[in-house]
Molecule: transfer RNA
Organism: Candidatus Komeilibacteria bacterium RIFCSPHIGHO2_01_FULL_52_14
RNA sequence: GCCGCUGUAGCUCAGAUGGUAGAGCGACGGUAUCGUAAACCGUAGGUCGUGGGUUCGAUUCCCACCGGCGGCU
Repeated sequence: GCCGCUGUAGCUCAGAUGGUAGAGCGACGGUAUCGUAAACCGUAGGUCGUGGGUUCGAUUCCCACCGGCGGCU
């Protein structure tokens, strides 16, 4: 330099056929217990890497760039 994959909650990851995003773990609160843990119930937490394009509407489609991983030379 070229090619491919990847970037979504604190962490690990889902997310269709474009219609304002979820799970598990973790955190916090509660129930319960003599008390703790486990268990059960609930709550909060997101510029969906950045910028642009298409569209009535973009996490999703297109382009460029940035970061990570891998391959080729």